[in-house]
RNA sequence: CAUCAAGAGACGACGGAGGGACUGGCCUUAUGAUGUCGCAGCAACCUUCAGUAUUGAAAAGGUGCUAAAUCCAACAGAUUACGAUUUCUGGAAGAUG
Numbered sequence: 001c002a003u004c005a006a007g008a009g010a011c012g013a014c015g016g017a018g019g020g021a022c023u024g025g026c027c028u029u030a031u032g033a034u035g036u037c038g039c040a041g042c043a044a045c046c047u048u049c050a051g052u053a054u055u056g057a058a059a060a061g062g063u064g065c066u067a068a069a070u071c072c073a074a075c076a077g078a079u080u081a082c083g084a085u086u087u088c089u090g091g092a093a094g095a096u097g
Stems, first nucleotide, its partner, number of pairs: 001097004009039001011038004018028003023073003040066003045062002047058004070093001075090004
């Protein structure tokens, strides 16, 4: 600096109690979590190809990802019929490149 409402695992082995960053909530988990390895998949940041370029295509390789919007909120402001799929905007924090 860019992106973060899309997408993709009810897989196998090991193992055995936590996990979802932190706080609150809510959820998930012995019908086996987190984790490691393997395999599979998604995406397209790097990459490759075409093009002057906007861009388009590809997926061999390097990363990343495969519950829930970054699960929601949190801080500031706005709106309001007080409920709206999780009101809107911005920031902070975080994740990935």